[in-house]
Context: one part of a larger RNA
Molecule: small-subunit ribosomal RNA, central domain
Organism: uncultured soil bacterium
């Protein structure tokens, strides 16, 4: 050097993409990778083998081997590469369709809730395990009518759909991204991955300006209790909402990176296309997606099993006992909170 792994130590939160790595099929040419023949060089000592000399050995001497390499000349062309010319299966494009809470912006709607105004009414309401704090004769709760406001969209709703992930759910409109199916007389390898880089990234948090119904950290009070800085109750401010700008973390999870090919089936759902038949219920074939059960195989087992954790190849990221510690230090980013990168002593 090679050789181990990553669902439980280890897959980057997710994408786009630079360098790089890797790359379909046919033919021609080249020959710096590769293979082969020859030549040169690769000091001696040392090492290895062998023969010999000191009585043996260490030691010493002779010979061979080694010196895995480099350079030069000639040759081979399967593979890799370079270059030239083709191909269509990969990839992309055109045409016609389909489904969808994909995204951004705007408008509108009803239920509920709270507050305010008015009517009826007249003593309680509320809350709990039981209570109390709290609200109420200055008329509450209940009930009817009206007004205002903010947030979220019951049923449909589904192991269902969409999105790269975070995530997305009332209705309508405008703009817009992607996927899938069918077809094709188009391009002709344009592909895969992706260190750095760039972008997106729940919640909480931060800055500025709005908004504030309900809920609710902090905080106050009532209970409980030995205590109760809690669980329960009454209140309640940040916040939750909007606009603009930051933060960049998570059990960011399938705790399972991406791509391609191959390897039994059964069953359910979603979106299409094709098909015999006079029609219909239905049946059959096929593509993509989402689940469940399982053969072989794999696995320490649990399990996984065409949505692989099977069999292979390509590229990236990451792991190396527990604690110390995601700490210290340095660097860098941030308004801050803090993030990213990230040890050692010591100890078991």
């Nucleotide at each position: 050097c090679u050789g181990g792994g990553c669902u439980u130590a280890a897959g980057g939160g997710c994408g786009c993409g630079u360098a790089g790595g890797c790359g379909g099929u046919c033919g021609g040419u080249c020959a710096a990778g590769u293979c082969u023949g020859g030549g040169g060089u690769g000091a001696a000592a040392u090492c290895u083998u062998u023969c010999g000399g000191c009585u043996c050995a260490a030691c010493c001497g002779g010979a061979a081997a080694c010196g895995u390499g480099c350079c030069c000349c000639g040759g081979a062309u399967a593979c890799g590469g370079a270059u030239c010319g083709g191909c269509u299966g990969g990839a992309g494009g055109g045409a016609g369709g389909u489904a969808g809470g994909g995204g951004u912006c705007g408008a509108c709607g009803g239920a509920a809730c709270u507050u305010c105004c008015g009517g009826u009414g007249g003593a309680g309401c509320g809350g709990u395990g039981a209570a109390a704090u709290g609200c109420g004769u200055a008329g509450a709760u209940a009930u009817c009518g009206g007004a205002a406001g903010g947030a979220a969209c019951a049923c449909c709703g589904g192991u269902g759909g969409c999105g790269a992930a975070a995530g997305c759910g009332g209705u309508c409109g405008a703009c817009u991204g992607g996927a899938c199916c069918u077809u094709u007389a188009c391009u002709g390898a344009c592909g895969c991955u992706g260190a750095g880089g760039c972008g997106c990234g729940a919640a909480a948090g931060c800055c500025a300006g709005g908004g504030g119904a309900g809920c609710a950290a902090a905080c106050g009070g009532g209970a409980u209790u030995a205590g109760a800085u809690a669980c329960c109750c009454c209140g309640g401010u940040a916040g939750u909402c909007c606009u603009g700008g930051c933060c960049c973390u998570a059990a960011a999870c399938g705790a399972u990176g991406g791509g391609u090919a191959c390897u039994a089936g059964g069953u359910a759902g979603a979106a299409g296309a094709c098909u015999g038949g006079a029609c219909a219920u239905g049946g059959g074939u096929u593509u993509u997606c989402u689940g469940c059960c399982g053969a072989a195989g794999c696995u320490a087992a649990a399990g996984u099993g065409u949505u692989a954790a099977g069999u292979a190849c390509c590229c990236c990221g990451c792991c190396u006992g527990g604690g110390g510690a995601g700490u210290a230090u340095g660097g860098u980013c941030g308004c801050a909170a803090g993030g990213c990168u990230g040890a050692a002593a010591c100890u078991c």